[in-house]
């Protein structure tokens, strides 16, 4: 002086001898997130088999049999390939997510990510209610139009 992200400001006590600023406890504003009615909705995977398709926008629909946990936070899913399978690692992609310096919004262009991890057999939407977070982690040159602000 900037980035992911909700993850910030304030005020009171109380401590670090006093400012200052730090911590601790409470609260309150704001910003985010779960649980919960009616009403509405209620599987997901895999084998065969038919249609469709000969796919790159990531796999569609019927039916028969088999299997089974579910479910939140996040953009972070999902297709194909290898490694006897599986997992996992590791490669080519992808829905999607961010980032380019005054903000917001769209359009070109360029770079990046496409992770973790949490509940414990439970939760679909969900109005009155209830409950929980405000944390951790990175960088130091920094394309351009158009509109609308400051």
């Nucleotide at each position: 002086u900037g980035c992911c992200g909700a993850a910030u400001u304030c005020c009171g006590c109380g401590u670090c001898g006093c400012c200052a600023g730090g911590c601790g406890c409470g609260g309150a504003a704001g910003c985010g997130g779960g649980g919960g009615a009616a009403c509405c909705g209620u599987u997901g995977g895999g084998u065969c088999g038919g249609c469709g398709u000969c796919g790159a926008u990531a796999u569609g629909c019927c039916g028969u049999c088999c299997c089974a946990g579910g479910g939140g936070c996040g953009a972070g899913u999902c297709g194909g390939g290898u490694c006897g399978u599986a997992c996992c690692g590791c490669c080519c992609g992808u829905a999607g997510c961010g980032c380019c310096g005054c903000u917001c919004u769209u359009u070109c262009g360029g770079c990046g990510c496409g992770a973790g991890u949490c509940c414990g057999u439970c939760a679909g939407c969900u109005a009155a209610c209830c409950c929980c977070g405000c944390a951790g982690g990175c960088g130091c040159g920094a394309g351009a139009a158009a509109g609308a602000g400051a």